The prediction has a mean pLDDT of 87.
Predicted 3D model of a 78-nucleotide RNA (c-di-GMP-I riboswitch aptamer) from Desulfuromonadales bacterium GWC2_61_20.
Of the family's consensus pairs, 95% are formed in the model.
It matches the Rfam family "c-di-GMP-I riboswitch aptamer". Its family is annotated with cyclic-di-GMP binding in the Gene Ontology.
The sequence was found by an Rfam model in a public genome assembly.
[in-house]
RNA sequence: ACUCCGAAAGGGCAAAGCCAGGGUGACCUGGCGACGCAAAGCCGCGAGACCACAUGUGUGGUUAGUCGGGCUGCCGAA
Repeated sequence: ACUCCGAAAGGGCAAAGCCAGGGUGACCUGGCGACGCAAAGCCGCGAGACCACAUGUGUGGUUAGUCGGGCUGCCGAA
């Protein structure tokens, strides 16, 4: 000097549940809420699970807080 890790500081996001709304549904949006998260920021590329319609095991959809992968990112003690 660089790399890995991530204490502290400043902060960030928001599970379940409840209320209202949307959707055939999985689920989504807003508010309250806070289980947790160093990418719980973004992307449906691969897989899983779930939903609808079919019965060909196919088509469309949901889930990024199921996993993998890609892109981007605040701080930096020991």